[in-house]
Formats: sequence, C1' cells, structure tokens
RNA sequence: UUCUUAUCCAGAGAGGUGGAGGGACUGACCCUGUGAAGCCUCAGCAACCAGCGAACUUUUGCAUGGUGCUAAUUUCAGAGGGAUACAGUCGCAUCCCGAAGAUGAGAA
Repeated sequence: UUCUUAUCCAGAGAGGUGGAGGGACUGACCCUGUGAAGCCUCAGCAACCAGCGAACUUUUGCAUGGUGCUAAUUUCAGAGGGAUACAGUCGCAUCCCGAAGAUGAGAA
C1' cells in the first nucleotide's frame, strides 16, 4: 500500500515545548495568540487483540501487555440505489442500504 472482516449518536485532559494553523477530502459550519498543528511527560477513557479468571459454547469480569482514543454523532451534507409522506412538470422532507473516512484484527 491492497484485500477481508468488526465497530463508529456512549466515554475520557492537564502540564511542558512550539509559534499558525486545525477539524481526512469538497461545500458548509466551527475551533484557534485567552495559543493551532507537531513533539514530550503525566493522567484518563474504552475493551479490538493477547493475558488471567468466572461461567460453560457463547456470554461475562479484570485492566497486566499491544494498539486506539480523550471539542462538536465520523461536526453536518456528499457517488449511486431504495422505502415512505407531500407535490405531482421540475421538486422536497425523513429513513435505510451504500460510498468515502477512521480504528482494531487477520491476510498478501
């Protein structure tokens, strides 16, 4: 990097350094010199994988290790397809599948 698969309306921030950007992309809307990104330290959340235990075939607990995460639902909408209501020429609202993205696990 690509493929497969699971999850994504819950949860959880301080300090140091740094010095202007950040929220993937596009549009919108936000955050930011009352200090952005990045990096470091400590803390926390969660429970995907490993580990240990209970229960007994599929659940559950702990939080030791490997990741991940700690503004806003993945901030909101977003290719394409479908359902329903209104309209019935164009349309419009909600929802579902899906697309895109993120993270874990496995594979190449």
A computed fold for a 108-nucleotide RNA from Bhargavaea cecembensis DSE10, annotated as SAM riboswitch aptamer (S box leader). Its Rfam family is "SAM riboswitch aptamer (S box leader)". From the family's description: The SAM riboswitch is found upstream of a number of genes which code for proteins involved in methionine or cysteine biosynthesis in Gram-positive bacteria. RNAcentral records the identical sequence in 2 taxa. The source organism's lineage runs through Bacteria, Bacillati, Bacillota, Bhargavaea and Bhargavaea cecembensis. The sequence is in RNAcentral, with records from Rfam and Ribocentre.